[in-house]
FMN riboswitch aptamer (RFN element) from an uncultured Actinomycetes bacterium, 137 nucleotides, folded computationally.

RNA sequence: CACCCCGUGCGGGGUUUGGGUGUAAGUCCCAACCGGCGGUUAAAGCCCGCGAACCUUUGGAAGAGGAAACUCCUUCAUCGGCCGAUCUGGUGUGAACCCAGAGCCGACGGUCAAAGUCCGGAUGGGAGCACGGGUAU
Numbered sequence: 001c002a003c004c005c006c007g008u009g010c011g012g013g014g015u016u017u018g019g020g021u022g023u024a025a026g027u028c029c030c031a032a033c034c035g036g037c038g039g040u041u042a043a044a045g046c047c048c049g050c051g052a053a054c055c056u057u058u059g060g061a062a063g064a065g066g067a068a069a070c071u072c073c074u075u076c077a078u079c080g081g082c083c084g085a086u087c088u089g090g091u092g093u094g095a096a097c098c099c100a101g102a103g104c105c106g107a108c109g110g111u112c113a114a115a116g117u118c119c120g121g122a123u124g125g126g127a128g129c130a131c132g133g134g135u136a137u
Stems, first nucleotide, its partner, number of pairs: 004134007015031001018030003032117002034106002036050004045104002054081002058077004063072003086102005108120003
């Protein structure tokens, strides 16, 4: 120094509409704006993987119902599932990552009208990042 242990901090952005239609739309139409984390000989929303959300397996715990068996619900851990979208040219040793151009995608619930951008779960969770301390060799 690394491994390991403990702790602290950080860890998601976007129309205060530019317009149109309409009783009503930040949801429709024309425009606009945004892009978590790690990796990839070179810098990524759309290459590979991860997180979150949703569904589920198994187990623990709280509450409620029940004579009991058990059932419902909440929560924690865990097994899996699901999980959107890119090409062309140029430069270069090397780029689906840079430059030029043209495209595409975006969970769930709510809303007088259909949501990546409004409200909500979320002062949540988290991939991870940074720092501090410690043990042993």
The coordinates come from a structure-prediction model, not an experiment, and the mean pLDDT is 81.